Source information:
Model confidence (mean pLDDT): 82 of 100. This is a predicted structure of a 73-nucleotide RNA (transfer RNA) from Nitratireductor sp. NCBI's taxonomy places the organism under Bacteria, Pseudomonadati, Hyphomicrobiales, Phyllobacteriaceae, Nitratireductor. It matches the Rfam family "tRNA". Rfam links the family to the GO term triplet codon-amino acid adaptor activity.

Formats: sequence, C1' cells, structure tokens
RNA sequence: AGUGGGGUAGCGCAGACGGUAGCGCGCCAGGCUCAUAACCUGGAGGUCGCCGGUUCGAGUCCGGCCCCCGCAA
Repeated sequence: AGUGGGGUAGCGCAGACGGUAGCGCGCCAGGCUCAUAACCUGGAGGUCGCCGGUUCGAGUCCGGCCCCCGCAA
C1' cells in the first nucleotide's frame, strides 16, 4: 500500500432525515454563608482537522489530503 473507527470549547463527549452547534467537568462574575465547600443564577470560550465540490443553506452529503487508535500483512 490494504481495512474498520475517530478528529466538534481548556478536558471528556452529544449533535435522527442538511436548517445556522449543545451537555458534563473546568474557568470568570454574582447570589447564599460569619467564612469556605456545597448549592443557585448568569457569562466568556468554537475557522466543527485542512482544501475543494453539491445546495438557498453543510458538523452532517461528495472528492482529495493530514493526523490518532485498532485489525491484517
């Protein structure tokens, strides 16, 4: 070379049939408390691996490439 799975927020993951991306932990702020933890509320943080294509519209479909894990050789 071949073959199966995967790449989405700092980390772990979800995202039915294409409709504009969310959950947990973490982080920041506020509330509660004498105070801390716990708990409650709010917030920040995403070129969805890269480049192209299809489409009114792509994380999702198609092509090529890169990287990770497994199988086989």